[in-house]
């Protein structure tokens, strides 16, 4: 300097161009003498930021950032 990956809830990840979901975490209850575990119900997202394609972008194209690797 150049190449490839990747960016999604607090965390770890999903999601054929078509309602953005799960797991644990949180919050509330049930169950237990209490605590843990276990059960059931929620709550929480400008999809890193701008921009172009589309009837429609988390998901295709560009750019910035920022994280990891390679080559030099």
């Nucleotide at each position: 300097g150049c190449c490839c990956u990747c960016g999604u809830a607090g965390c770890u990840c999903a999601a054929u161009g078509g309602u953005a979901g799960a797991g644990c975490a949180g919050u509330a209850g049930c169950c237990u003498u209490u605590u843990a575990a276990g059960c059931u119900a929620u709550u929480g997202g400008u999809u890193u930021c701008g921009a172009g394609u589309u009837c429609g972008a988390g998901u295709c194209u560009c750019g910035a950032c920022g994280a990891g690797g390679g080559c030099a």

A computed fold for a 72-nucleotide RNA from a Candidatus Staskawiczbacteria bacterium, annotated as transfer RNA. Its Rfam family is "tRNA". It is annotated as a transfer RNA. It was read from a public genome assembly.